The prediction has a mean pLDDT of 85. This is a predicted structure of an 80-nucleotide RNA (c-di-GMP-I riboswitch aptamer) from a Campylobacteraceae bacterium. Taxonomically the source falls in Campylobacteraceae (Bacteria, Campylobacterota, Epsilonproteobacteria, Campylobacterales). Its Rfam family is "c-di-GMP-I riboswitch aptamer". Rfam's curators write: GEMM was predicted in a large-scale screen for bacterial structured RNA regulatory elements.
RNA sequence: AUUAUAUAGAGCUAAACUACUCGUGAGGGUGGGGCAGAAAGCUGCGGGUCUUCAAUGGUGAAGAUAGCCGGGUUGCAUAG
Repeated sequence: AUUAUAUAGAGCUAAACUACUCGUGAGGGUGGGGCAGAAAGCUGCGGGUCUUCAAUGGUGAAGAUAGCCGGGUUGCAUAG
């Protein structure tokens, strides 16, 4: 540097639900909680899904989702 995630050790994150809170909303933040995860670290670049507004002919614009998929990027351990 690269491939793999079988083993081992040390760790990490935190689903649903819930309290408070922000948002028109999808949803976000903090605490509890633990479904699960080898990048469930980061990133809205491409798609998907969802929300709002406008149109009602074609659809468009703005937003959300990274734990929907792909891409980009950074990284731990062990083995080859």